[in-house]
Context: one part of a larger RNA
RNA sequence: UGACGGGGGCUCACACAAGCGGUGGAGCAUGUGGUUCAAUUCGAAGCUACGCGAAGAACCUUACCCAGGCUUGACAUGGACGGAUUAGUUCCCGGAAACGGGAAUGACAGCCUUCGGGUCGGAACGUUCACAGGUGUUGCAUGGCUGUCGUCAGCUCGUGUCGUGAGAUGUCGGGUUAAGUCCCUGAACGAGCGAAACCCCUGUCGUCAGUUGCCAUCACGUAAUGGUGGGGACUCUGACGAGACUGCCGUGGUUAACACGGAGCAAGGUGGGGACGACGUCAAGUCAUCAUGGCCCUUAUGCCUGGGGCUACACACGUGCUACAAUGGGCGGUACAGAGGGUUGCCAAGUCGCGAGACGGAGCUAAUCCCUAAAGCCGUUCCCAGUUCAGAUUGAAGGCUGCAACUCGCCUUCAUGAAGCUGGAAUCGCUAGUAAUCGCGGGUCAGCCACACCGCGGUGAAUAUGUUCCUGAGCCUUGUACA
Numbered sequence: 001u002g003a004c005g006g007g008g009g010c011u012c013a014c015a016c017a018a019g020c021g022g023u024g025g026a027g028c029a030u031g032u033g034g035u036u037c038a039a040u041u042c043g044a045a046g047c048u049a050c051g052c053g054a055a056g057a058a059c060c061u062u063a064c065c066c067a068g069g070c071u072u073g074a075c076a077u078g079g080a081c082g083g084a085u086u087a088g089u090u091c092c093c094g095g096a097a098a099c100g101g102g103a104a105u106g107a108c109a110g111c112c113u114u115c116g117g118g119u120c121g122g123a124a125c126g127u128u129c130a131c132a133g134g135u136g137u138u139g140c141a142u143g144g145c146u147g148u149c150g151u152c153a154g155c156u157c158g159u160g161u162c163g164u165g166a167g168a169u170g171u172c173g174g175g176u177u178a179a180g181u182c183c184c185u186g187a188a189c190g191a192g193c194g195a196a197a198c199c200c201c202u203g204u205c206g207u208c209a210g211u212u213g214c215c216a217u218c219a220c221g222u223a224a225u226g227g228u229g230g231g232g233a234c235u236c237u238g239a240c241g242a243g244a245c246u247g248c249c250g251u252g253g254u255u256a257a258c259a260c261g262g263a264g265c266a267a268g269g270u271g272g273g274g275a276c277g278a279c280g281u282c283a284a285g286u287c288a289u290c291a292u293g294g295c296c297c298u299u300a301u302g303c304c305u306g307g308g309g310c311u312a313c314a315c316a317c318g319u320g321c322u323a324c325a326a327u328g329g330g331c332g333g334u335a336c337a338g339a340g341g342g343u344u345g346c347c348a349a350g351u352c353g354c355g356a357g358a359c360g361g362a363g364c365u366a367a368u369c370c371c372u373a374a375a376g377c378c379g380u381u382c383c384c385a386g387u388u389c390a391g392a393u394u395g396a397a398g399g400c401u402g403c404a405a406c407u408c409g410c411c412u413u414c415a416u417g418a419a420g421c422u423g424g425a426a427u428c429g430c431u432a433g434u435a436a437u438c439g440c441g442g443g444u445c446a447g448c449c450a451c452a453c454c455g456c457g458g459u460g461a462a463u464a465u466g467u468u469c470c471u472g473a474g475c476c477u478u479g480u481a482c483a
Stems, first nucleotide, its partner, number of pairs: 001483002003480003007477007015467002019430005026322008034313002042053002064308007073131001077130006088105007108122001110119003133297002136295003142291002144286003147282001149280001154193006160169003173184003199274004204242007214231002218229003245268001248262005324423001328382007341370002345364002350359003389420001394415007436459007
């Protein structure tokens, strides 16, 4: 100087408390361990692995296993030699395909040209040599990227001063803040990386603009609809501005970008959310995104193909979904979003089908078309039961995608109707448009094992007296046999 302490002081955080809803019990989904297997490819491992890499494992992917094949190779560059109807296309035989063997047809580029063609050999092919190739190994050789402490308030430097020196001071103290934020004092004076601000979205208003959006006034028209003429008022769209700064008032205070209260305001003390992550820590993670040193393989640890596996199943754990019902289930009627996607695409009307869906073909390269939210509200039924709850499982019949749904896809209909009556010890999330609850969209994607993930809006709470305690963190101080 640090680190540590079941030392102390101060302070903070959904850390506890106060509340609301879960997990842990059931069924299923998914990941992991274990076990099994020819293989169940690999990685991730307390917090910070376990719906994680994977924003899509039937084949492919695919790295694993079995079998069959190739050896200058699936891919790159260069050298040497060789042949000529070479590249490509089509077909035949063996084969599961890859591959092996064979046949037909047949271009292009350069040079010469008498335009008939000839020649050389480029691309291509064969042989050969350098080499290719490796998801083989080392993340404890590395770059890059990432997690975590932590959006915590810290981490440092120059000069000066003090100290023999390691170092100290500044950065401490008194206040204050979300903040090393700011103020005052002080051998310090300044500065940098962080904090804040600058950036984006959102909340109010104004100006400009007015189609595909809007419809107050005028007119036309319809069974009905901004449907039409028209209009720019309103909503909205999207560009530029305004607006919030403790600016004003009061009380307290020496002061502070301070505390409390008030006015005005759409918004008040960082308005709400996002992006943004200091010096460093964990030899944290990744050689399987990529890049890369060393080592290793080179008729194989490389490459191709068919099939299988990654989907196994006594079990254990994590994360979720659906429930156990009446604040509910069923049936009928009826209302209101936002965001996003669409041409190998989204797909309307109409017809067929109980339905998944099929036929059909209008519109849309999109404020135009696809394009109807659900909870809600109104009416009715069920009458507390393993039920008109719940839907697992299983049987049958179908639909869709795709070369192909046996291993191993999703969906529909009929039948079947399991466990489950609110969950032990323990444990998680959340402070407001939040929790809870309700649906909608997107990426990946032929299809989909999505109940995941990332977004969007609808409805919309309770509680916080407080910091004694649990957990983590910051500053100061103290002890130490630790570095």

Notes
This is a predicted structure of a 483-nucleotide part of an RNA (small-subunit ribosomal RNA, 3' major domain) from an uncultured bacterium. The full RNA is in RNAcentral, with records from ENA, Greengenes and SILVA. Its mean pLDDT, the model's own confidence on a scale to 100, is 82.